The prediction has a mean pLDDT of 88. This is a predicted structure of a 348-nucleotide part of an RNA (small-subunit ribosomal RNA, central domain) from a metagenome.

[in-house]
Context: one part of a larger RNA
RNA sequence: UUGGGCGUAAAGGGCGCGCAGGCGGUUAUACAAGCCUGGUGUGAAAGACCACAGCUCAACUGUGGGACCGCAUUGGGAACUGUAUGACUGGAGUUCAAGAGGGGAAACUGGAAUUCCUGGUGUAGGGGUGAAAUCUGUAGAUAUCAGGAAGAACAUCAGUGGCGAAGGCGAGUUUCUGGCUAUGAACUGACGCUGAGGCGCGAAAGCGUGGGGAGCAAACAGGAUUAGAUACCCUGGUAGUCCACGCUGUAAACGAUGUGCACUAGGUGUUGGACCGCUGAAGAUUCAGUGCCGUAGCUAACGCGUUAAGUGCACCGCCUGGGGAGUAUGCUCGCAAGGGUGAAACUC
Numbered sequence: 001u002u003g004g005g006c007g008u009a010a011a012g013g014g015c016g017c018g019c020a021g022g023c024g025g026u027u028a029u030a031c032a033a034g035c036c037u038g039g040u041g042u043g044a045a046a047g048a049c050c051a052c053a054g055c056u057c058a059a060c061u062g063u064g065g066g067a068c069c070g071c072a073u074u075g076g077g078a079a080c081u082g083u084a085u086g087a088c089u090g091g092a093g094u095u096c097a098a099g100a101g102g103g104g105a106a107a108c109u110g111g112a113a114u115u116c117c118u119g120g121u122g123u124a125g126g127g128g129u130g131a132a133a134u135c136u137g138u139a140g141a142u143a144u145c146a147g148g149a150a151g152a153a154c155a156u157c158a159g160u161g162g163c164g165a166a167g168g169c170g171a172g173u174u175u176c177u178g179g180c181u182a183u184g185a186a187c188u189g190a191c192g193c194u195g196a197g198g199c200g201c202g203a204a205a206g207c208g209u210g211g212g213g214a215g216c217a218a219a220c221a222g223g224a225u226u227a228g229a230u231a232c233c234c235u236g237g238u239a240g241u242c243c244a245c246g247c248u249g250u251a252a253a254c255g256a257u258g259u260g261c262a263c264u265a266g267g268u269g270u271u272g273g274a275c276c277g278c279u280g281a282a283g284a285u286u287c288a289g290u291g292c293c294g295u296a297g298c299u300a301a302c303g304c305g306u307u308a309a310g311u312g313c314a315c316c317g318c319c320u321g322g323g324g325a326g327u328a329u330g331c332u333c334g335c336a337a338g339g340g341u342g343a344a345a346c347u348c
Stems, first nucleotide, its partner, number of pairs: 004319003007302002012316001014201004021194003025088007033081002035077008049065006091191001092188006098181002103177007110154001114150008125136002162169002206247006215241002220236004258315006266293009276283001297304002321348003330341004
């Protein structure tokens, strides 16, 4: 429990595609289901309301009126919604001519660094810290030179810069492939928006099978620190991190801000275009993004402010005091870990 809300107080689904449903541009004609209007029938009486009357008043009672705005039926109307038919181009889309991009997938290649191995030079330390020690080194380390091997990540460029629905994406080349944008022309002709269920995608960690394993590093071991030190610091180090296939399906999955459309001052950066201008420019106009500041307005304030948290419309999701509790239970998904859905008693 509503005429309220959801950036930070409780509350936007992690993100998309989309069946049903809800909503839907301009115009002509028809119909008349919704809608508007009249007639008729019915809506019992009592009660309630209004007027008057009867008991001395009132309660009570009687008479009359209106009302019961509903339902059925029968006429009429045609603005809006709907339905049908036809037309339109502004919404939406298609094609052609261009463009930007770490969008995705696969294959191949590259250099720097790191570690390890082999050999040369060379000698007593190296490493590490606040200081040390564990550790490593005369069986020749560290350093340096040459050669080799391996795996992972790609410095500079790099930018509140780009791309992607979100998660996310950064060395180079090739192949395959998705989306986006401006301008112009032609075309389709409302084909649209949203979207319960459903389906798909979904960081990290984790799980299964098989590979791989340089560096890093949960667990673990040792050294320190300390009153203690199951930590912070140091020396090691296994899962894991990497690849393929399959699962998991969660995050402060955040802009803590659902999607779409329309309207509402400006200024200043920046990315990709168009167009005017020009020797080159500066600059003007405009479209699509991405930042900052700010007017009106909004807001509890902070702040938001054409990328709205302003003004409206359409549709979806969600909230309703704190704890108990994202627990119990049931159902369901998962190999498991666990996920989804999700209370109550009690208590303040």